Bacterial RNase P class A from Candidatus Paraluminiphilus aquimaris, 346 nucleotides, folded computationally.
Taxonomically the source falls in Candidatus Paraluminiphilus (Bacteria, Pseudomonadati, Gammaproteobacteria, Halieaceae).
The coordinates come from a structure-prediction model, not an experiment, and the mean pLDDT is 77.
The model forms 96% of the base pairs in the Rfam consensus.
The gene name in the source record is rnpB.
RNA sequence: CGAGUCAGUUAGGCGGUCGCUGUACGUAACGUGCAGAGGAAAGUCCGGGCUCCAAUGGGUCAGAGCGCCAGGUAACGCCUGGGGAGUGUGAGCUCACGGAAAGUGCAGCAGAAAGGAAACCGCCACUGCGCAAGCGGUGGUAAGGGUGAAAAGGUGCGGUAAGAGCGCACCGCGCGGCUGGUAACAGGCGUGGCGAUGGUAAACCCCGCUCGGAGCAAGACCAAAUAGGGAUCCGUAUGCCGUGACCCUCGGCGGAUCCGGGUAGGUUGCUACAGGCGUCUGGUGACAGGCGUCGCAGAUGAAUGACCGUUCUCGACAGAACCCGGCUUAUCGACUGACUCGCUAU
Numbered sequence: 001c002g003a004g005u006c007a008g009u010u011a012g013g014c015g016g017u018c019g020c021u022g023u024a025c026g027u028a029a030c031g032u033g034c035a036g037a038g039g040a041a042a043g044u045c046c047g048g049g050c051u052c053c054a055a056u057g058g059g060u061c062a063g064a065g066c067g068c069c070a071g072g073u074a075a076c077g078c079c080u081g082g083g084g085a086g087u088g089u090g091a092g093c094u095c096a097c098g099g100a101a102a103g104u105g106c107a108g109c110a111g112a113a114a115g116g117a118a119a120c121c122g123c124c125a126c127u128g129c130g131c132a133a134g135c136g137g138u139g140g141u142a143a144g145g146g147u148g149a150a151a152a153g154g155u156g157c158g159g160u161a162a163g164a165g166c167g168c169a170c171c172g173c174g175c176g177g178c179u180g181g182u183a184a185c186a187g188g189c190g191u192g193g194c195g196a197u198g199g200u201a202a203a204c205c206c207c208g209c210u211c212g213g214a215g216c217a218a219g220a221c222c223a224a225a226u227a228g229g230g231a232u233c234c235g236u237a238u239g240c241c242g243u244g245a246c247c248c249u250c251g252g253c254g255g256a257u258c259c260g261g262g263u264a265g266g267u268u269g270c271u272a273c274a275g276g277c278g279u280c281u282g283g284u285g286a287c288a289g290g291c292g293u294c295g296c297a298g299a300u301g302a303a304u305g306a307c308c309g310u311u312c313u314c315g316a317c318a319g320a321a322c323c324c325g326g327c328u329u330a331u332c333g334a335c336u337g338a339c340u341c342g343c344u345a346u
Stems, first nucleotide, its partner, number of pairs: 001342010012311007020036007038317001042328002045326005050215004057248005063211005068082005083097001084095004098206002103204002105200002120145002122141008153171006172194001173192004178187003219268004229259006239253004273295001275294008
């Protein structure tokens, strides 16, 4: 100097004029002060706070989620660190990572044969026919070749009629115990020629752990109006109803379905919180604790807009609707830090 990897910050700025919403003060009109959309506010995919289901407790089940180990958190399918596997020269990145000897299923074509599965070509021994070339029979074989994604562990040496873990060495695999580590796991030692001779569970399944439902259009209050309406079915405490199903406990005394009518207005929930910022301590880290400080939108057919000037790196994706922690998706740029690789010079 160039190319990358990981993490963080920011989201046009400044000035003026008019306008909008909330709040505080001034009696009010109105005035003044203060505040007024995001890093994703998006998707509604997870987890909760909160509200209701009389909601108490116990049990069984369905369904759903997660799936290496250890932590963090209110909790999670999230985050952090570690292990293993894969990948990249590397910094790094990715993982739907329990079980295939519990069972069932699935794998086209090719190939002799695709799971408790083999002899197509071949090799060897003996032998029949034949002048020969060659054509048969019996037995042995799985080293070589072929097919395939995958074919009775791999490489080498010996041995054999020819071969084969048949034997040996090294690796692989099984079993046993040792060391390190909380653990996942790693390392090395001994032993056995060893049917672990498959793949697939993001196939069914098995195992372990966790889990009520509905949702701010939840819910509460006030005011007003109407038709305290009608029909059908079930039923009388051995019954019916009670927010996953069923049973018990408990509670209630009617319950369920349909048709029709009225109201749909106001207040609240609605913003002080698992809150933000700064700093110290502990921790590899996620994070936890202490101290200090700040108050930072609450609309309801839906508030921050318009104009002018100036500047610049010339601005994308895009607008809160109860709130928070995540994940995912979209995205113009600018800046900062650490690390990796390449080139050049000293």